[in-house]
RNA sequence: GCUCCUUUAGUUCAGUUGGUUAGAAUUUGGGUCUUAUGAGCCCACGGUCGCGGGUUCGAGCCCCGCAAGGAGCA
Numbered sequence: 001g002c003u004c005c006u007u008u009a010g011u012u013c014a015g016u017u018g019g020u021u022a023g024a025a026u027u028u029g030g031g032u033c034u035u036a037u038g039a040g041c042c043c044a045c046g047g048u049c050g051c052g053g054g055u056u057c058g059a060g061c062c063c064c065g066c067a068a069g070g071a072g073c074a
Stems, first nucleotide, its partner, number of pairs: 001073007010026004019057001028044005050066005
C1' cells in the first nucleotide's frame, strides 16, 4: 500500500433482504424475601446505534468518506 471483518447501554451481545416506542443479559440503585449475607422475584436508571455526508415518505440496517481495532496478502 491492497482486500476483508468488527464498531449498538458502564460491560458482553442480539436486532429477521428499510416500516412506525431500539432490545436482552449483566453491572449499579431501590423494593420484596431472609435473623444477616447471598440467591430468587419486581422496578428504575442507563443509548446523539463510532464520526460526517448521501439515498428514501421513512435508515441501527442501503451507498460514500473518515476514525479506531482485528485478520490476510504484498
Transfer RNA from a Bacteroidota bacterium, 74 nucleotides, folded computationally.
Rfam family: tRNA. By type it is a transfer RNA.
Its mean pLDDT, the model's own confidence on a scale to 100, is 81.
Taxonomically the source falls in Bacteroidota (Bacteria, Pseudomonadati).